[in-house]
């Protein structure tokens, strides 16, 4: 110097454990705040919080607010996969 790789936020699947089925959470819309490969700056994306809309599956033993089988764009956890742009840096070979 030059070629190659790793790594973010998150996503899908599998398993595992919860939680709601007296509707919480999930998904939308808006305002405003923040995190976002090791630095920096940035885009999608992603989180909180407010407000607004909009919404659902239960059933059986049972009487314990138990237990089972269901059900929810369900929360977490571990596993493998996929995975940010521009400069720099990190690793590897020459």
């Nucleotide at each position: 110097a030059a070629c190659a790789g790793a790594g973010u936020a998150u996503a899908a699947a599998a398993g595992g454990u919860g939680c709601g089925u007296a509707a919480a959470g999930u998904a939308u819309u808006u305002a405003c705040a923040g995190a976002u490969g090791g630095g920096a700056a940035g885009u999608u994306g992603c989180u909180g919080u407010a407000a607004a809309a909009c919404g659902a599956a239960a059933u059986g033993a049972a009487c314990g607010g138990u237990c089972a089988u269901g059900c929810g764009a369900u929360g977490c956890c571990u596993u493998u996969u996929a995975u940010c742009u521009u400069c720099c840096g990190c690793u590897g070979u020459u």